RNA sequence: CUUACCUGUUAGGGGUGCCCGCACGGCGGGCUGAGAAAAUACCCUUGGAACCUGAUCCGGGUUGUACCGGCGGAGGAAAACAGCAUUAUGAUUUC
Numbered sequence: 001c002u003u004a005c006c007u008g009u010u011a012g013g014g015g016u017g018c019c020c021g022c023a024c025g026g027c028g029g030g031c032u033g034a035g036a037a038a039a040u041a042c043c044c045u046u047g048g049a050a051c052c053u054g055a056u057c058c059g060g061g062u063u064g065u066a067c068c069g070g071c072g073g074a075g076g077a078a079a080a081c082a083g084c085a086u087u088a089u090g091a092u093u094u095c
Base pairs, nucleotide, nucleotide: 001090003088004087006083007082008081009080010079011045012044013043014042017031018030019029020028021027022026051076052075053074057070058069059068060067
C1' cells in the first nucleotide's frame, strides 16, 4: 500500500404472484416464497441476478403460479459511514 466475510447506523432502491369458492368494485380459503401490499415487515444497494426490460419469450414441469434449464454476466438498476481491524491475507521498499 492492497484486499477481507460479517454486523450496525443513516440514506436510498424494489416486489407483492398463482389456484379455488362466494352474496364478485370485494371477501374468504389454499399454494410457493425472505416477502404475495399499505409494513416500525421483507429483500437489495455499484464487490449490484433485489428488482425491471426483452417477455403475452423458448424447452421441461405444474390444475395453475411456483420450480429447473435457456435467453445471460444481454440491456438497465439504489451508497455513504462506523465496527470487526492496534486484526488477518497479499504485494513492495528499507534496515
The RNA shown here (TPP riboswitch aptamer (THI element)) has 95 nucleotides and comes from a Bacteroidota bacterium. Model confidence (mean pLDDT): 78 of 100. The source organism's lineage runs through Bacteria, Pseudomonadati and Bacteroidota.